[in-house]
Annotation:
Glycine riboswitch aptamer from uncultured Lachnoclostridium sp., 86 nucleotides, folded computationally. The source organism's lineage runs through Bacteria, Bacillati, Clostridia, Lachnospirales and Lachnoclostridium. The model forms 89% of the base pairs in the Rfam consensus. The sequence is in RNAcentral, with records from MGnify.

């Protein structure tokens, strides 16, 4: 990778849609577990000064952090991630 099982959060808020609903647009409030985004330690470089010390800059850099772009806020679908199979 696939295939089963588990698997959180946050408004079923308004207004159009509409004759009832959904899906979509607009509004206003949240949410972090699809995906994306930034940052550490350590590592390499380079310059100060001769050294394995010190300092500074620069590259690399990881998540359930962080950001909230996306996506999400009833069910349903989707879900990081775990287990079990292959």
């Nucleotide at each position: 990778g696939c295939u089963c099982u588990g698997g959180a959060g946050a408004a079923u808020c308004c207004c159009u849609g509409a004759a009832a609903a959904a899906a979509a647009g607009g509004g206003u409030g949240c949410c972090g577990a699809a995906g994306g985004u930034g940052c550490a330690a350590g590592c390499g470089c380079a310059u100060g000064a001769a050294a394995u010390c010190c300092a500074u800059g620069c590259g690399u850099c990881a998540a359930u952090c962080u950001c909230u772009c996306a996506g999400g806020c009833a069910a349903a679908a989707g879900g990081a991630c775990a287990g079990a199979g292959c």